[in-house]
Context: one part of a larger RNA
């Protein structure tokens, strides 16, 4: 892991609703006792218990009665129920099931391990060589040396013997701690057998909270015990009908929990709520605005400082600070002379099988989420967070957006190889237009975003000046004198810089556009003169062959150099898959703009045809029923209501079976489902059906429990 059994709301009091039975002359018996055909029925048992009157702390009074001086008010009160069954639900109990880690208490363990006690035992060989003696030398002596003896030491090398340093190997091992090499100690606080002492909040411990039998921040084991678990997980059949919440307040609360709010059933009321539409209403938002509170620019005038400077110094001017008025032009959530749209409150009315209230039964929810707008936080970040409104999702399937919970279109009873639309499409995948008429040449673009800047890209549109008296560009040519303007300067000669910006010959020619020199020259430019000559189209022909040149024919305005607006476009543009057109591919599109018309597109509507539910209406009844017709509906988590299917056993009744029960295997058919089920085979002895009762009462999940494979 599959499979098959098995496995979770159940008992007993007690309350509360409802629905149902007895009673109501008020209801009911308990414990016990009696009798019987004895798990059973039948009987006595008013003890007591609810009810009939309440109010008040009580005295008490009583349809009232408390409060009070006082009824005045105002609370509570002015009447029906009692015993059972079902069914929901709450509360005590293990209380839906399973799950800790603990917490007491009694035993039982020191055969492992820690000290300790008793009584044994073990330590190859090898170094060093200390007290101390012994002899000899020296010395007056104390004393020192030198030779030999000896044999100390938690001494030193290094086995047995103990230990575990550092590697490696093992690493479903040889082993639930090993193996190979290395390595510490190894006459000692040493190793080590055998018997004994000590234990659980207690031992023991050269103390690591270590050990106490592979278990220790309190051993195992019974037991209390089904401790407890605001927590994780699981919780077994069908159909109908309606359908939430993720919010508020309070909580040693914040992932729980109580009460409201939103759902659901019952009873009851009835237009009271809602949409529409009018009419009446209050406001201080959004705009705006500057009259007020503040903020903030400039220019003018002004008050007061004298603060600065300057000069001709009792003062004069210039700058600055400050205070105030006017003048232009701003700003504000906490500013308002003003002031909307909504929205909100009431009244009339129209529609309406929609919704509404009020009392009781049952809940679930109180982790929400994205988008669209107002807005606080944050960086006008976030798939960020907090709020308000509104929508989907949650709990919504289905078309579309390539795939994609919150977007876009639209709410799936059931069937149809029917029609007709949304959204978004229509060249090929791919259903469905290869529809005008511009526009873009960037694959721009074809389904989300692209600045600031910068460009003879285009295309439309306004305007201004030049031009056959010859425009614009392009050759060729002038482009000059006073003069090196003056100033400054080392130098300033058209060209550092200030100043000034004149005149003369000239077609023309700046006291000089730019390059360039130290300065000068040197090139250039404006200005000028001569050259060249400014028309598109359409259409015929020729040559080259998309463009273009040449000739012929029409037709009248065209060429040029600027300024602006405006469409489509270009660069500026750097990222982890060729990687974001969904792909192929698309260029008078299959891209932009525009304009028409047609077609496709869905679980939408429509058409037919079953099923179901609610209200109504009509007949007919069995009155808790059925038909038929109309209208409206029948997506759904959590959750609330309805009706039913199977299992197992009991009671009555009716069956059925060796002429084949149960069960196993197939199963025609039948029912919305759960399931029924003729008939066949198998099997080989019990079982169904009806109408009631009771339940150990429906498995896929609980790292579920057992069993197979």
């Nucleotide at each position: 892991g599959c499979c098959a059994a098995c496995g979770a709301g159940u008992u007993u009091g007690a309350a509360u609703a409802c629905u149902u039975g007895g009673a109501u002359u008020g209801u009911c018996u308990a414990a016990g006792c009696c009798c019987u055909u004895c798990u059973g029925g039948g009987g006595c048992g008013c003890a007591g218990g609810c009810g009939u009157a309440g109010c008040g702390a009580a005295a008490g009074c009583g349809a009232g009665u408390g409060u009070u001086a006082a009824u005045a008010g105002c609370g509570c009160g002015u009447u029906u129920u009692c015993c059972g069954a079902g069914u929901a639900u709450u509360c005590a109990a293990g209380a839906c099931c399973c799950g800790a880690a603990g917490c007491c208490a009694g035993a039982c363990g020191a055969g492992c391990u820690u000290a300790c006690c008793u009584u044994g035992a073990g330590c190859a060989g090898g170094a060093u060589g200390a007290a101390c003696c012994c002899u000899u030398g020296u010395g007056a002596a104390a004393a020192c040396g030198a030779g030999g003896g000896g044999g100390a030491g938690g001494u030193c090398c290094g086995a047995a013997c103990u230990a575990g340093u550092g590697a490696g190997g093992c690493g479903u091992g040889c082993a639930a701690u090993c193996c190979u090499c290395u390595u510490g100690g190894a006459u000692g606080a040493c190793u080590u057998g055998a018997g004994g002492u000590a234990a659980g909040g207690a031992g023991u411990g050269a103390a690591a909270a270590g050990c106490u039998a592979a278990u220790c921040g309190a051993g195992u084991u019974u037991g209390g015990u089904a401790a407890u678990a605001g927590c994780u997980g699981g919780u077994u059949c069908u159909u109908c009908c309606c359908g939430a919440a993720a919010c508020a307040g309070c909580u040693u609360u914040g992932g729980g929990g109580c009460u409201g709010g939103c759902g659901u059933c019952u009873a009851u009321c009835g237009u009271c709520a809602g949409c529409g539409u009018g009419c009446g209403g209050g406001g201080g938002u959004a705009g705006a605005g500057c009259a007020c509170u503040g903020a903030a620019u400039a220019g003018a005038a002004u008050u007061c400082c004298u603060u600065g400077g300057u000069c001709u110094u009792u003062g004069a001017c210039c700058a600055g600070g400050u205070u105030u008025u006017c003048u232009a032009a701003u700003c504000a959530a906490a500013c308002u002379c003003c002031g909307a749209a909504u929205a909100c409150c009431g009244c009339a009315u129209g529609c309406a099988u929609u919704g509404g209230a009020u009392a009781g039964g049952c809940a679930g929810u109180a982790a929400g989420a994205a988008c669209g707008c107002g807005g606080g936080g944050g960086c006008u970040a976030a798939g960020c967070u907090c709020c308000g409104c509104g929508c989907u999702c949650a709990a919504a399937a289905c078309g579309g957006a390539a795939a994609c919970a919150g977007c876009c279109g639209a709410g799936a009873u059931c069937g149809u190889c029917g029609u007709c639309u949304a959204a978004g499409g229509u060249c090929c995948c791919u259903a469905a237009a290869u529809u005008a008429a511009a526009c873009u040449a960037a694959g721009u673009g074809u389904u989300u975003u692209u600045a600031a800047g910068g460009a003879a890209g285009u295309g439309u549109u306004u305007u201004g000046c030049c031009c056959u008296c010859g425009a614009c560009a392009g050759g060729c040519a002038g482009g000059a004198a006073g003069u090196u303007a003056g100033c400054u300067u080392a130098g300033a000669g058209g060209u550092a810089g200030c100043u000034a910006u004149c005149u003369u010959u000239u077609a023309a020619a700046g006291a000089g556009u730019g390059u360039g020199u130290a300065a000068c020259a040197a090139c250039u430019c404006a200005c000028u003169g001569c050259c060249c000559g400014a028309a598109c189209u359409u259409u015929u022909c020729c040559g080259a062959u998309u463009u273009c040149g040449g000739a012929g024919a029409g037709g009248a305005g065209g060429g040029g150099c600027g300024a602006g607006a405006u469409g489509c476009g270009c660069c500026a543009a750097a990222g982890a898959u060729u990687a974001u057109c969904g792909g192929g591919g698309c260029u008078a599109a299959a891209g932009u703009u525009u304009a028409a018309u047609a077609c496709c597109g869905a679980a939408g509507a429509c058409a037919c045809g079953g099923a179901u539910u609610u209200u109504c209406a009509u007949a007919a009844u069995u009155u808790a029923u059925u038909a038929u017709g109309a209208a409206a509906g029948u997506g759904g988590u959590a959750g609330g209501g309805a009706a039913g299917c199977a299992u197992u056993c009991c009671c009555a009744g009716g069956g059925c079976a060796c002429a084949g029960a149960a069960g196993c295997a197939g199963g025609a058919g039948g029912g919305u489902a759960a399931c029924c089920g003729a008939c066949u085979g198998u099997g080989g002895a019990g079982c169904g059906c009806u109408g009631g009762g009771a339940a150990g009462a429906g498995a896929g999940a609980a790292u579920g429990u057992u069993g197979g494979c």
Molecule: large-subunit ribosomal RNA, domain II
Organism: Candidatus Staskawiczbacteria bacterium